The prediction has a mean pLDDT of 81. The RNA shown here (small-subunit ribosomal RNA) has 1480 nucleotides and comes from a metagenome. Rfam family: Bacterial small subunit ribosomal RNA. RNAcentral holds the sequence, with entries from SILVA.

[in-house]
RNA sequence: UUGUAGUUGGGGAGAUGUAGUUGGUAGCUUGCUAUCAGCUGCAACUUUUUAGCUAUUUGCUAAUUCUAGUGGCAAACGGGUGAGUAAUACAUGAACAAUCUACCUUUAAGAGGGGAAUAACCGCGAGAAAUCGUGGCUAAUAACCCAUAUUGUUGCGUUGGGGCAUCCUGAUGCAAUGAAAAGGUUACUUUGUAAUCGCUUAGAGAUGAAUUCGUGUCCCAUCAGCUAGUUGGCAGGGUAAAAGCCUACCAAGGCUAAGACGGGUAGCUGGUUUGAAAGAACGGUCAGCCACAGUGGCACUGAGACACGGGCCACACUCCUACGGGAGGCAGCAGUGGGGAAUAUUGGACAAUGGACGCAAGUCUGAUCCAGCGACACCGCGCGGAGGAUGAAGGUCUUCGGAUUGUAAACUCCUUUCGGAGGUGAUGAAGUCUUGGUGAACCCAAGAUUGACAGUAAUCUCAGAAGAAGUCACGGCUAACUACGUGCCAGCAGCCGCGGUAAUACGUAGGUGGCGAGCGUUACUCGGAAUUACUAGGUGUAAAGCGCGAGUAGGUGGUUUGGUAAGUUGGGAGUUAAAGCUCCAAUAAAAUUGGAGAGGUCUUCUAAUACUGCUAAACUUGAGUGUAGCAUGGGGAACUGGAAUUCACGGUGUAGCGGUGAAAUGCGUAAAUAUCGUGAGGAAUACCUAUGGCGAAGGCGAGUUCCUGGGCUACUACUGACACUGAGCAGCGAAGACGUGGGGAGCAAACAGGAUUAGAUACCCUGGUAGUCCACGUAGUAAACGAUGGUAACUAGAUAUGGGAGGUAUCGACCCCUUCUGUGUCGAAGCUAACGCAUUAAGUUACCCACCUGGGAAGUACGGCCGCAAGGUUGAAACUCAAAAGAAUUGACGGGGGCCCGCACAAGCGGUGGAGCAUGUGGUUUAAUUCGACACAACGCGAAAAACCUUACCUGGGCUUGAAGUGCUGGUUACUGAGAUGAAAGUCAAUGGACCCGCAAGGGAGCCAGCAGAGGUGCUGCAUGGUUGUCGUCAGCUCGUGUCGUGAGAUGUAUGGUUAAGUCCCAUAACGAGCGCAACCCUUGCCUUAUGUUGCUAACUCCUUCGGGAGAGCACUCUUAGGGGACUGCUCCGGUUAACGGAGAGGAAGGUGGGGAUGACGUCAAAUCAUCAUGGCCUUUAUGUCCAGGGCUACACACGUGCUACAAUGGCCAUUACAAAGGGAAACCAAUCCGCAAGGAGGAGUAAACCCCAAAAAAAUGGCCCCAGUUCAGAUCGAGGGCUGCAACUCGCCCUCGUGAAGGCGGAAUCGCUAGUAAUCGCUAAUCAGCAGGUAGCGGUGAAUACGUUCCCGGGCCUUGUACACACCGCCCGUCACACCAUGGGAGCUAACUGUAACCGAACCUCGAUGUUAGAUUGAGGGAAGUUAUGGCUAGUGACUGGGGUGAAGUCGUAACAAGGUAGGCGUACGGGAACGUGC
Repeated sequence: UUGUAGUUGGGGAGAUGUAGUUGGUAGCUUGCUAUCAGCUGCAACUUUUUAGCUAUUUGCUAAUUCUAGUGGCAAACGGGUGAGUAAUACAUGAACAAUCUACCUUUAAGAGGGGAAUAACCGCGAGAAAUCGUGGCUAAUAACCCAUAUUGUUGCGUUGGGGCAUCCUGAUGCAAUGAAAAGGUUACUUUGUAAUCGCUUAGAGAUGAAUUCGUGUCCCAUCAGCUAGUUGGCAGGGUAAAAGCCUACCAAGGCUAAGACGGGUAGCUGGUUUGAAAGAACGGUCAGCCACAGUGGCACUGAGACACGGGCCACACUCCUACGGGAGGCAGCAGUGGGGAAUAUUGGACAAUGGACGCAAGUCUGAUCCAGCGACACCGCGCGGAGGAUGAAGGUCUUCGGAUUGUAAACUCCUUUCGGAGGUGAUGAAGUCUUGGUGAACCCAAGAUUGACAGUAAUCUCAGAAGAAGUCACGGCUAACUACGUGCCAGCAGCCGCGGUAAUACGUAGGUGGCGAGCGUUACUCGGAAUUACUAGGUGUAAAGCGCGAGUAGGUGGUUUGGUAAGUUGGGAGUUAAAGCUCCAAUAAAAUUGGAGAGGUCUUCUAAUACUGCUAAACUUGAGUGUAGCAUGGGGAACUGGAAUUCACGGUGUAGCGGUGAAAUGCGUAAAUAUCGUGAGGAAUACCUAUGGCGAAGGCGAGUUCCUGGGCUACUACUGACACUGAGCAGCGAAGACGUGGGGAGCAAACAGGAUUAGAUACCCUGGUAGUCCACGUAGUAAACGAUGGUAACUAGAUAUGGGAGGUAUCGACCCCUUCUGUGUCGAAGCUAACGCAUUAAGUUACCCACCUGGGAAGUACGGCCGCAAGGUUGAAACUCAAAAGAAUUGACGGGGGCCCGCACAAGCGGUGGAGCAUGUGGUUUAAUUCGACACAACGCGAAAAACCUUACCUGGGCUUGAAGUGCUGGUUACUGAGAUGAAAGUCAAUGGACCCGCAAGGGAGCCAGCAGAGGUGCUGCAUGGUUGUCGUCAGCUCGUGUCGUGAGAUGUAUGGUUAAGUCCCAUAACGAGCGCAACCCUUGCCUUAUGUUGCUAACUCCUUCGGGAGAGCACUCUUAGGGGACUGCUCCGGUUAACGGAGAGGAAGGUGGGGAUGACGUCAAAUCAUCAUGGCCUUUAUGUCCAGGGCUACACACGUGCUACAAUGGCCAUUACAAAGGGAAACCAAUCCGCAAGGAGGAGUAAACCCCAAAAAAAUGGCCCCAGUUCAGAUCGAGGGCUGCAACUCGCCCUCGUGAAGGCGGAAUCGCUAGUAAUCGCUAAUCAGCAGGUAGCGGUGAAUACGUUCCCGGGCCUUGUACACACCGCCCGUCACACCAUGGGAGCUAACUGUAACCGAACCUCGAUGUUAGAUUGAGGGAAGUUAUGGCUAGUGACUGGGGUGAAGUCGUAACAAGGUAGGCGUACGGGAACGUGC
């Protein structure tokens, strides 16, 4: 990720370093990445002596200053940097019996004598310069010689103690050998004395350094073997010192899976950051160590260097040059260039601390102390405080009322930190010098003098709220919301995601939240992350158990005892530098200072001995051996069968066979198929056969024989832990494949043909080659699966079965019981994300091995190893995504299954689709053909009536507070409307006329002007309300409590029956309830009671025009009110003593009697802004409004719905019957008259059970027509009329006469209907002036068929699969085409590093020679850089090329997900545009 849980990825918090924006201040830290280059200045000198000369003092002497040199000490410290270095480093702990140590401290001894030089300087010379040569003079605490000498050194002895192997440490004898500056300074009582600084020898100490060892210290095994001075020995050399440190000789060793060698990266540590800790990452400042000083090599001096501001050489670079030759090294402090995202002043002072030199004064010190710059970090302070409601103005929002900004401001009072101005003004200073005290020193006293910072900190005074706030965010995570603009644009974004006209997510504003001199972003690191799991994870299905066993190293290991004390545990000691960390104290904060503590896988001493180890001895239960049995498709070899296919031969026999969904290819008259007989050959072994057996796995199946492995049972004799696991290594290992040689019946990749198809490189069919078989090799993989590593122990049971043993029982065999060992099913505890596992564990434990760490790229590339090849094994990265995946849940779907229903099919009847017309729609046309509705569920729909109106459209003419409505202000009075003009609307306007109430102020009403604002059938039904359609009158949809589940959810609402129904019954972890179903309502069918006119008329009477007309009556029909009636109530059968079903009786009606109204939760962003209402947007002399005319009625065409027909079950003519339900006052309209008719005249009656519309029609009776485009059909057209209405042309209806089109029952396809139904016949109503083929109703006549649920469509329930959830109109795979990205190969090319061999070879070193003994010459061997040849490795680049990834709408197919339409997949082989197909 999804609705859940789990897995995975991502986000938040702290620290560090930058940039952006903003910025008042103090303190305290801190501040180059190119180990790139190098202008300028400074960073290491000082003291003594000798000499010189400039200057000063006053002239010599002398003193001071300055300068050069000899000599001494220092320059090896301090300061910088982190290139190299994975161990010659560092950390920690040891060793040195293998060492040195200047200055310093201390102990002992000493300091006698001598001569010879040299720099400076002077002279001459070379050179551009740097510098150098030569002649001459001179000194020393410079150099040299002699003497003397111990507790020195060396050699040879004697002797004591100790130890760790070589040895260490004393005493002692002999021999040899080794020193010096008799110097400087000061004072004095001056032939010297004293003090002090030096000098020499020897011992000790301290300090510093060298060397060695143990342990620890990053990544890569796609680095697996490395090594000849290499490992060791002897001898020699060498060093301060051990040592292959070096040389010669001898031996052949040494290191390595506990990671050698190689490659990459890296200074190490104290510590720092983070974290609960364990850890992880890092090593800037400070401190310790190391390394380096342009690059490389080398030595000299010295106590110490192979030397940052020393030397020599080579190289690179820079500079000077007279071209001959020279000079240089900021990784010292500043500063410059360059690089970079990026980091400071060419500052002050030696006052303090420290260092060098000096006796000292003192000199030097870019160490250091200070200052400057930077919010870089940390930590303080401030930017005012108190009051203040009219809740000001302004802003923003608004429901227009108000709300908010907000006590915020203004205003009043107060304060003055910091900053500004002016005063005072430190601590940091200790010392040093002079004098005095004392013999001297320490010390004491007095005096003089020393501050860069700095006139700084601090403090006092003054004025005045005065000079001092930003930044980020406001969809969720995550504290904080509104308006406008924008309209998938512009943009945002850490993740999810936001933006397509109402954006709390973009931009702006207002408001709000957070932090605050800062704030947010980016990069890195830790955390969260138990996401590498030591603490502390996993591997049946999510990633993950090697295909399998044997076994090496390693790890682990039964019982008892003794010893030991390595691990382990306790105690003591040492060390773990300081700083840091924790705690305490002082202290505004941060700091700082003092004290305590913690810190190690460290070292050492000691104690303990439970456990582990080691060692010694024993034991038997683990393991193994033995004896007696048992089962077995375990393995190998040889031999022998029967059935079947095919083929060959022969016989019989004749026209087909074969094959498929259907066919065809194929075979067959040259005799097939079929059938009989004989023979050949190869492969496989029916039945038995099983949930069974064996094997480590792969796997193993006819029978017999031989060889051979393992297992089980019983007995308990023997060995005595011999065991388990097992990295590497070697072995076995299905099918396919490869090699060689055989074999080849059947089957069958490839291939061929036939079909299917849009295509069909497939599925199907006919053939058919490798192969399948055998032998010997190779290969080494599979979904090699129980997707489950091995061993051992423990933890309820039930049941089945294979192989044994024992018991009981029986005459015997079964059965039954116990036990061991296998193989299955179910199941408790427990485990598990769930599914599930459950003594054959996925439970509880122990040991060992293997493997995993998001998806893709990819099991790919490169490299290595193996292979004849195919390929196998080991096995990445760049890049890309925010998911991928598992199990389960609810739906939906399936060319899955089961059950059921419906005019769903079937069975029927009648239609549509063909014709003409009507009507609606599309399209086209038009100035306009107004708008909406589009599968079912738009299309005789909105529209229950378009000539004007309607009307929304078009053209033209008018109006602008308007045609209608409301409010306010002001004014005014209305009203009438001859006439003119105009198409009308309208415009002008004579004439007449002067509103109502009233307290007389005004109010009401009308009109006019103005202001608010009206108006809109303009847009958005995807902003909405309301209404409606549809699934569907389908039987469903839910809730409470309980229970189950981690949860989504389930149960209830699952089984079995039954029903039209979730209707009811039974059963049941469910018990109940609600919305639906049903019933209640209306209507219709029967009876009854009541009523009795306008209805009715049976009996009685009258009249009669013969009609219930009248009297009369309310019986009947009927009217309209109330009751009754039907409930599976009764009987039989079936069914579970059920629900219910079937049959029957009675009944007007029988199983919801018929019909209607009634439409659950919801679905379709379904329809409607044009019924109405309504948010937002748009319009306002127009998108509003008025009027005239036109249009909505167009017409090549297409579709839907209807009407009328095509005729004889008919048409026409004449005559005669029978309804129901409605309507009627601007209405229905009778009788009567006129007209052929439409209609006209007329006027009776009727607000209706009264009168009228009103004639019902089909039907029936009689007649004509006689199968024709007709006496069918009536379109179209012509003529004449009628009606309505201002008006009938566009554009109404009707009548009469005439005309008489298509059409002869309709292709594919499709619709309705199950009974008073279909079909057929007419009647009425709404709308309406008029207009009905439409719609809504009414009755008349009145059928056929339903076997049944296989199939089509729709629906319900259960179940199953799923990779779907926008839900199959789903999802999704691969090639090709295009764009971009990273990457592999690649003829090569370039460069760095490095190995080997050789050449050349500077300084320098070693050895030798010459030799005037020297600083000379020379030979040989080493030796940096360089060169040559040839390898290795790495990086960059490269024409071309391979695949991969990504990319809203490209092409081809449809491989996968459902039985995905051929189940899918794994390994392998072949084939194909591609997904893929086929074989095993």